[in-house]
RNA sequence: UGGGCUGGCCGGGCGACCGCGACACCUCCGCUCCGGCGGUAGUGGCGAGGAAGGUCCGGGCUCCACAGGGCAGGGUGAUGGCCAACAGCCAUCCGGGGCAACCCGCGGGACAGUGCCACAGAGAACAGACCGCCUCCCGGCUUGCCGGGCGGCAAGGGUGAAACGGUGGUGCAAGAGACCACCAGUGCUCCGGGCGACCGGAGCAGCUAGGUAAACCCCACCCGGAGCAAGAUCAGACAGUGCGCGUUCGAGGGCGGCCCGCCCGAGCGCACGGGUAGAUCGCACGAGGGGGUCGGCAACGGCUCCCCCAGAUGGAUGGUCGCCCCGCCGCACCAGCGGCGGACAGAACCCGGCCUACAGGCCAGCCCAUUCG
Numbered sequence: 001u002g003g004g005c006u007g008g009c010c011g012g013g014c015g016a017c018c019g020c021g022a023c024a025c026c027u028c029c030g031c032u033c034c035g036g037c038g039g040u041a042g043u044g045g046c047g048a049g050g051a052a053g054g055u056c057c058g059g060g061c062u063c064c065a066c067a068g069g070g071c072a073g074g075g076u077g078a079u080g081g082c083c084a085a086c087a088g089c090c091a092u093c094c095g096g097g098g099c100a101a102c103c104c105g106c107g108g109g110a111c112a113g114u115g116c117c118a119c120a121g122a123g124a125a126c127a128g129a130c131c132g133c134c135u136c137c138c139g140g141c142u143u144g145c146c147g148g149g150c151g152g153c154a155a156g157g158g159u160g161a162a163a164c165g166g167u168g169g170u171g172c173a174a175g176a177g178a179c180c181a182c183c184a185g186u187g188c189u190c191c192g193g194g195c196g197a198c199c200g201g202a203g204c205a206g207c208u209a210g211g212u213a214a215a216c217c218c219c220a221c222c223c224g225g226a227g228c229a230a231g232a233u234c235a236g237a238c239a240g241u242g243c244g245c246g247u248u249c250g251a252g253g254g255c256g257g258c259c260c261g262c263c264c265g266a267g268c269g270c271a272c273g274g275g276u277a278g279a280u281c282g283c284a285c286g287a288g289g290g291g292g293u294c295g296g297c298a299a300c301g302g303c304u305c306c307c308c309c310a311g312a313u314g315g316a317u318g319g320u321c322g323c324c325c326c327g328c329c330g331c332a333c334c335a336g337c338g339g340c341g342g343a344c345a346g347a348a349c350c351c352g353g354c355c356u357a358c359a360g361g362c363c364a365g366c367c368c369a370u371u372c373g
Stems, first nucleotide, its partner, number of pairs: 001369010012324007020047002023044003028039004049344001053355002056353005061227004068260004073223005078092005093107001094105004108218002113216002115212003130157002132153003136149006165183006184208001186205008231281004240272006252264003288307008325342007
């Protein structure tokens, strides 16, 4: 200098004017059961995000009166750690890709059993004679070939994602782990290293074992349900009628998909009809944010200091102008001038993740190539 990999961060700034929301103080007015309540002017500080999103996981919180056991169902799946928890994160291992930095993995089990393996191909699982190779027999002739037949053969060709180890030799009519050497792979035993997944080495064995579990299944571990319209309080409105089941011969409920078991138990279910949809709490101090320091490779944790940071409910968080910033276009010798554009998106109980969307920009570390010293 060029190319690349990884991680982190920002995501318009300043000012003026006009608005909106909740809060605190305060002005005035009204009501009052004298506690306050409602409206209103002003002042003050505050007022969306990295994803607030999708609602895919996990938790807090709330209710379901809770006693459990089994079946069914769902989820997770290398190892160690972190965390409130997780399908998340960190580190490591194994496999694959890349020269490398680094990236990817839906990463238990295919000697428990069952199923499936498209197309092509003769044959797709304890296989397979399509071409081919070979002994023997018969026939022919141009005498080493051709045709036919009984058989043998997985060495070669061909198909395929995959054809039942590879190379070399012995052997044979031709061949073949049939046998031998080496190599690869599998299993077992032992030794060494590691917390562990696993890695390295030695010996032995039979000589060789296809894939698929996001197919059923098996193994290990985990899982109660519904959700802030949860739920609680206050105020207000209304109208019941019919049918069925039931009160110790127990309807119905806790109990959620089912069973056992336990408990509560006098009401319950269906149809038609009627009423309300207001206020307050939940609800903004939290696994909270920032700085420092210590421990740890890291995720993260301990200690300490500082900060208070939206709370709507037809749902606020915006608009205009000026200057600046960034990008593009045009003009201009230059300085500069003019125009256009600046994303994705928007809280609604809260939090931790994942995933997805995103104009533009900043920072750091590392790798490769080349040149110079």

This is a predicted structure of a 373-nucleotide RNA (Bacterial RNase P class A) from Nocardioides seonyuensis. It matches the Rfam family "Bacterial RNase P class A". It is annotated as a ribozyme. A source record names the gene rnpB. The sequence is in RNAcentral, with records from ENA and Rfam.